[in-house]
RNA sequence: GGCGACGUAGCUCAAUGGCAGAGCAGGGGACUCAUAAGCCCUUGGUUGGCCGUUCGAGUCGGCCCGUCGCCA
Numbered sequence: 001g002g003c004g005a006c007g008u009a010g011c012u013c014a015a016u017g018g019c020a021g022a023g024c025a026g027g028g029g030a031c032u033c034a035u036a037a038g039c040c041c042u043u044g045g046u047u048g049g050c051c052g053u054u055c056g057a058g059u060c061g062g063c064c065c066g067u068c069g070c071c072a
Stems, first nucleotide, its partner, number of pairs: 001071007010024004018055001026042004048064005
């Protein structure tokens, strides 16, 4: 340099073009003599950036940035 995949919560990952979610982590509660585990409740997001398509974009298209892989 060429090609491809990926980028969503602190972490690991979901999400037919139609209200952005789960697990873990964090906070609180209950239980216990106490702690842990398990149980209940709960906070947390410019969906990497810009532009476009669309009534509507995390999702489709273009460019850029980053990570990984293959080729040279």

A computed fold for a 72-nucleotide RNA from an Anaerolineae bacterium, annotated as transfer RNA.
Rfam family: tRNA.
The prediction has a mean pLDDT of 84.